Glycine riboswitch aptamer from a Pirellulales bacterium, 110 nucleotides, folded computationally. The coordinates come from a structure-prediction model, not an experiment, and the mean pLDDT is 79. It was read from a public genome assembly, where an Rfam model found it.

[in-house]
RNA sequence: ACACAUCCUGCUGGAGAGCGGCGGGGCCGAUGGGCCUCGCCCACCGAAGGGGCAAGCCGCGGUCGGGUGACCGCGGUGAAUCUCUCAGGUUCCAGGACAGCAGGGUUCCC
Numbered sequence: 001a002c003a004c005a006u007c008c009u010g011c012u013g014g015a016g017a018g019c020g021g022c023g024g025g026g027c028c029g030a031u032g033g034g035c036c037u038c039g040c041c042c043a044c045c046g047a048a049g050g051g052g053c054a055a056g057c058c059g060c061g062g063u064c065g066g067g068u069g070a071c072c073g074c075g076g077u078g079a080a081u082c083u084c085u086c087a088g089g090u091u092c093c094a095g096g097a098c099a100g101c102a103g104g105g106u107u108c109c110c
Stems, first nucleotide, its partner, number of pairs: 005106009018042001020041009043090003049086001050084003056077009
């Protein structure tokens, strides 16, 4: 320095689930009321984040075996779009795993 990998920024696309009930506050309104926000309750969603684990691999112990080893138990490591539903979310807006495009950086190497 390039590539892979990875990180950041911008643009674009991007699912699911109650416009739930009760109450407090703020704003609007001529009255019913509407919007925002907070708390509690019930019902749900999984694609911010977070938790969990299979095979395999490694180690320890035991048994068997002519040898490479095999089997059982325990421990470690070990993934997700799986799973949990803590957090977050359930009209629009916002957010959103992930993907495309563009720009920038880092690791590695010499």